[in-house]
Context: one part of a larger RNA
């Protein structure tokens, strides 16, 4: 001099795009963050009801209706959130898989045959203060389970062994739409693996028994001491093991002429954790942030017998800090998830809100005005300065105020058609017509009015731009470093005046 996720003093007019818990990964009230799918299934409340009956109130009731729960599916493993732990099981560059997986998607190939017994939902009965639960009966399914069939799949001593399905669903009607089952390829994803590279100490010098290797076994998708059992005694190390302290890595950001140096907040990646410790379950993938089970501490409800919870998600709230925000709108846009579809969810996203935190941009007038006005300050009393500044006179309309009126973010949306096409009447596909969807925010325009609402902080001994008079008297204070002040202080306080930068200037703290 640049810089900062700053924080403080003074001070504040507007807008634009970013950015905002860095401390206690400390505790949380409340509210919402991951639901969907009646074109899997089986019921069905309210409601509405033909018809029949009626003491003229109504009752019954086919039938439509279709909420709340239930089975079952796919999806909760992505999103989003933190950076504590970790010096390698991490990360980065480059490679390896003949040692592997892969649910949705895209191409290929073959197939779906025959039967079965359940269970919640529902009904009755019971238990518990509540979470919640038991016993009987009965009931579907693309739910479960048996047989069949079985290659180009799996295993294989190469003979031969073994393994599925829902032909369901919409629809008058399915080879043709959605779906199931089984191989094969691809795509994209992901396990594992190799080699370099990636901090600080040596006042840490030795470390090491599943520890090094091998056989055999188990286990996994999958290679391995990953695990077992025997065997051998080996492995690592001043090219710094081992131990202790620190710390997510990256891309890049900051500074620098650069080399280097410091950094890792927003942004990508990738790993990791989800009140702590520990574990498996179910899935294609978790050892699973808002899923299970156990222990533990902590908080809450309790009829004391028990039970419930888990913001490092969005707000928000106590703490503790110098210090960091709304308990907001909307799924319209992109993306996700589920559905054929319409469409639901969606604190992701997109937006507004708050803070001059940070960059940029624009205003707070312009032109003219001397007999150089008042008033301040100075003064050698003559002046000098403030200073064309003001007032005045003439203009302008940026910003902000006030009214209109918009372009655009909405198309490959999404309904609808006795329009046309493409195989084939519809049902699907393209295309055309027509209508349909804005949470928010809106450039640029026009019209009003009227200089009206908009300037402040250091700082002036030197360094280093910019001085003067008063008070003060080594007091009061200043100070980044030299160093002022002890009676003419250019350095302390005021005032005038000057300099500098500007909606900001200054201090601090850190970083080249």
């Nucleotide at each position: 001099g640049a810089g900062u996720g700053a924080a403080c003093g003074u001070u504040g007019g507007c807008g634009g795009c970013g950015u905002g818990g860095a401390u206690u990964a400390g505790g949380c009230a409340u509210g919402c963050a991951a639901g969907u799918c009646g074109a899997g299934c089986g019921a069905g409340a309210a409601c509405c009801g033909a018809g029949c009956c009626u003491u003229c109130g109504g009752g019954c009731a086919a039938g439509g209706g279709g909420a709340c729960a239930g089975c079952g599916g796919c999806a909760a493993a992505c999103g989003g959130c933190g950076u504590a732990g970790u010096a390698a099981u991490g990360c980065g560059u480059a490679g390896g898989u003949a040692a592997c997986g892969u649910a949705c998607c895209c191409c290929c190939g073959g197939g779906a045959c025959c039967g079965g017994g359940a269970u919640a939902g529902c009904c009755g009965c019971g238990g518990g203060a509540a979470a919640c639960u038991g016993c009987g009966g009965g009931u579907a399914a693309u739910a479960c389970c048996g047989g069949a069939u079985a290659a180009c799949g799996u295993c294989u001593c190469c003979g031969g062994a073994c393994c599925a399905a829902a032909u369901g669903g919409u629809g008058a009607g399915a080879u043709u739409c959605c779906g199931c089952c089984u191989g094969g390829g691809g795509a994209g994803c992901g396990g594992c693996u190799u080699a370099c590279g990636u901090g600080g100490u040596a006042u840490u010098a030795g470390c090491u028994a599943g520890u090094u290797g091998g056989u055999a076994g188990g286990g996994u998708a999958a290679c391995g001491g990953c695990c077992u059992a025997c065997c051998a005694a080996g492995g690592c190390g001043a090219a710094g093991a081992u131990g202790c302290c620190u710390a997510g890595g990256g891309g890049g950001u900051g500074u620098g002429a650069g080399a280097g140096c410091a950094u890792g907040g927003c942004c990508c990646c990738c790993a990791c954790g989800a009140c702590u410790g520990g574990g498996a379950c179910u899935g294609a993938g978790a050892c699973a942030c808002u899923g299970c089970c156990c222990a533990g501490a902590c908080a809450c409800c309790u009829a004391c017998g028990g039970g419930u919870g888990g913001c490092u998600g969005c707000a928000g709230u106590c703490g503790a800090g110098a210090a960091u925000c709304u308990u907001c709108c909307g799924c319209a846009a992109u993306g996700g998830g589920c559905g054929c579809a319409a469409g639901c969810c969606u604190g992701a996203c997109g937006g507004a809100g708050c803070g001059a935190c940070g960059c940029c941009g624009c205003g707070u007038g312009c032109g003219g005005g001397a007999u150089g006005a008042a008033g301040g300050c100075c003064u050698u009393c003559g002046g000098g300065u403030u200073g064309u500044a003001a007032a005045c006179c003439g203009c302008u309309g940026u910003c902000a105020g006030a009214g209109g009126g918009g372009a655009u973010g909405a198309a490959a949306u999404c309904a609808c058609g006795a329009g046309g096409g493409g195989a084939u009447c519809u049902c699907c596909c393209c295309c055309c017509g027509u209508g349909u969807u804005g949470a928010c925010a809106g450039a640029g325009c026009c019209u009003c009015a009227g200089a009206g609402g908009a300037a402040g902080c250091g700082c002036g001994g030197g360094c280093u731009a910019a001085g003067u008079u008063c008070g003060u008297g080594c007091c009061a204070g200043c100070a980044g470093c030299c160093g002022c002040g002890g009676u003419a202080a250019u350095a302390c306080g005021a005032a005038c005046u000057g300099c500098g930068c500007a909606a900001a200037c200054g201090u601090u703290a850190c970083u080249c």
Record summary
Small-subunit ribosomal RNA, 5' domain from a Planctomycetota bacterium, 512 nucleotides, folded computationally. Lineage of the source: Bacteria > Pseudomonadati > Planctomycetota.